[in-house]
This is a predicted structure of a 75-nucleotide RNA (c-di-GMP-I-GGC riboswitch aptamer) from an uncultured Rubrobacteraceae bacterium.
RNA sequence: CCACGAAAAGGCAAACCCGCCGCGAGGCGGGGGCGCAAAGCCGCGGGCCUCAUGCAGGCGGCCGGGCUGCCGAAA
Numbered sequence: 001c002c003a004c005g006a007a008a009a010g011g012c013a014a015a016c017c018c019g020c021c022g023c024g025a026g027g028c029g030g031g032g033g034c035g036c037a038a039a040g041c042c043g044c045g046g047g048c049c050u051c052a053u054g055c056a057g058g059c060g061g062c063c064g065g066g067c068u069g070c071c072g073a074a075a
Stems, first nucleotide, its partner, number of pairs: 004072002011036002016031006034061001040067003044064003047059004051054001
C1' cells in the first nucleotide's frame, strides 16, 4: 500500500411519535435507537417506488460503480 475489522475516541441513525413541506413516493427539523467502518457524497448502470404520465419525480440504510475519509490489534 492492497486489504481486514479487534480495541478506544468520536460519528451516523431504522421503526415509531411530533411539527413543517409535497398530489404522492418521500423530504427537512426535533425526540428515539434497530442497526452501520463508509449508514459520507454522486442516480452513472441495474432494482424498487410515486404521480398530475413525461423532456416528470422519489429511494445512496437494495446491489454494482465513481469520488472522498477516522482508528490500527490479529491474520